This is a predicted structure of a 72-nucleotide RNA (transfer RNA) from Candidatus Iainarchaeum sp.
[in-house]
RNA sequence: GGACUCGUGGUCUAGCGGUAUGACGUCACCUUGACAUGGUGAAGGUCCCCAGUUCAAAUCUGGGCGAGUCCA
Numbered sequence: 001g002g003a004c005u006c007g008u009g010g011u012c013u014a015g016c017g018g019u020a021u022g023a024c025g026u027c028a029c030c031u032u033g034a035c036a037u038g039g040u041g042a043a044g045g046u047c048c049c050c051a052g053u054u055c056a057a058a059u060c061u062g063g064g065c066g067a068g069u070c071c072a
Base pairs, nucleotide, nucleotide: 001071002070003069004068005067006066007065010024011023012022018055026042027041028040029039030038048064049063050062051061052060
């Protein structure tokens, strides 16, 4: 330098145009003499950035940035 894949709460992850899903973690309450387990609930995401297409974009298109794999 070229090709391909990827970027979503603190971490991991689902979501191939119509309200962003789940697990772990965190916090509160219940349960216990206490802890753990278990149960209920809550907070936490402008979906890497900019632009475009569309009534509508995490999703499609272009350009960036970053990460990985391969080739040179």